[in-house]
Context: one part of a larger RNA
RNA sequence: GAGUAACGAGAGAGAGGUGAAAAACCUCUCCGCCGAAUGAUCAAGGUUUCCUGUCCAACGCUAAUCGGGACAGGGUAAGUCGGCCCCUAAGGCGAGGGCGAAAGCCGUAGUCGAUGGGAAACAGGUUAAUAUUCCUGUACUUUUUGUAAUUGCGAUGGAGUGACGGAGCAGGCUAGGUCAGCAGGGCGAUGGUUGUCCCUGUUUAAGGUCUUAGGCAUGUAUCUUAGGUAAAUCCGGGAUACUUUAUGCUGAGAACUGAUGACGAUUUUUCAUUUGUGAAAAAGAAGUGAUUGAUGCUUUACUUCCAGGAAAAACUUCUAAGCUUAAAUUGCAAGGAACCGUACUCUAAACCGACACAGGUGAUCAGGUAGAGAAUACUAAGGCGAUU
Numbered sequence: 001g002a003g004u005a006a007c008g009a010g011a012g013a014g015a016g017g018u019g020a021a022a023a024a025c026c027u028c029u030c031c032g033c034c035g036a037a038u039g040a041u042c043a044a045g046g047u048u049u050c051c052u053g054u055c056c057a058a059c060g061c062u063a064a065u066c067g068g069g070a071c072a073g074g075g076u077a078a079g080u081c082g083g084c085c086c087c088u089a090a091g092g093c094g095a096g097g098g099c100g101a102a103a104g105c106c107g108u109a110g111u112c113g114a115u116g117g118g119a120a121a122c123a124g125g126u127u128a129a130u131a132u133u134c135c136u137g138u139a140c141u142u143u144u145u146g147u148a149a150u151u152g153c154g155a156u157g158g159a160g161u162g163a164c165g166g167a168g169c170a171g172g173c174u175a176g177g178u179c180a181g182c183a184g185g186g187c188g189a190u191g192g193u194u195g196u197c198c199c200u201g202u203u204u205a206a207g208g209u210c211u212u213a214g215g216c217a218u219g220u221a222u223c224u225u226a227g228g229u230a231a232a233u234c235c236g237g238g239a240u241a242c243u244u245u246a247u248g249c250u251g252a253g254a255a256c257u258g259a260u261g262a263c264g265a266u267u268u269u270u271c272a273u274u275u276g277u278g279a280a281a282a283a284g285a286a287g288u289g290a291u292u293g294a295u296g297c298u299u300u301a302c303u304u305c306c307a308g309g310a311a312a313a314a315c316u317u318c319u320a321a322g323c324u325u326a327a328a329u330u331g332c333a334a335g336g337a338a339c340c341g342u343a344c345u346c347u348a349a350a351c352c353g354a355c356a357c358a359g360g361u362g363a364u365c366a367g368g369u370a371g372a373g374a375a376u377a378c379u380a381a382g383g384c385g386a387u388u
Base pairs, nucleotide, nucleotide: 012030013029014028015027016026017025031385032384033383034382039365040364041363042362045345046344049343050074051073052072053071054070055069059067060066079140080139081341082340083339085118086117087116091112092111093110097106098105099104121138122137123136124135125134141337142336143335144334145333146332147331148330149329150328151327152323153322157318158317159316160315165305166304167303168302171298172297173296176292177291178290179289180288181202182201183200184199185198186197187195203262204261207257208256209255211253214250215249216248217247219242220241221240222239223238224237225236227235228234263287266283267282268281269280270279271278272277306309351360352359367379368378369377370376
């Protein structure tokens, strides 16, 4: 220079409370902003920032009684969610082995390696802070042992399946929405408002039973067989008979059940209160129909195209060695299901950007009115008013 520039996109006002002190903290009433987000839920990353109490030196671009700050205490509960586990991909390592002067390089058997495949849970309630984890109710899966009945069981091998691309698309449904009906409440401190008026609610899962709209395949029986490294009743090839739309597989949704339950507007009682309301207990109405309708499901379907679109395990089946005091199937009963993660944030003041930084950051959900629309405008739920 100078008590100058600046104080990092943006709407606040009033009353009450607390306090040494209040423009900023808390409560209330108005007002405003976002609303394919500035809402809700995850992954990654962060790692206690979560909740409660106390505190205000420093941190916070100002003050601070406040805080993602300081101090102390508390908080993350799983057979079913995710990992671990079983399986493999790219790729890594690699017994023997090959090569190299050595270090080492390559690589078979094998062994690791998810971003992929593989068993099973929903609804309601509850905490200051967790919940598909706790509690209530109703389920499901797998495995061990025992027991009863029945029986050819058995793999590291064979076969099937798992098992997959792009684009396009009709139908059938559902979530959701809207309207009506029904139930409960209201009658307006300013003219009107008992009415064709206003407000609120009308919610219920997984599982089980029965299977539907639809999609796919001709199917069943017997005989035979140079193939599937051996075997096979399995798969493949061949023949005969019957059958031509039966039969089998798959399949949203609906209905019934689950539910004589839960939830539910509201009402009553008690307590607390900043008089806004909050907490606890009890009772508990209606809980239907129509219409619209997805980018969700049926659909890994169907149609079509060329660029021709993982593997292995699990699963089903077949036998080999072997076994028949074993093994398998079904029913019933009693047990087991360990360990790790789980708080909070996540278009952000908590991650990456030296900062409480107008930048960047993958996925899911997708109400109403107008609209072709996830545009745009206004708005619900919900969240904010951006630290001078």

Predicted 3D model of a 388-nucleotide part of an RNA (large-subunit ribosomal RNA, domain III) from an uncultured SAR86 cluster bacterium.
The sequence was found in a public genome assembly.
It matches the Rfam family "Bacterial large subunit ribosomal RNA".
Its mean pLDDT, the model's own confidence on a scale to 100, is 83.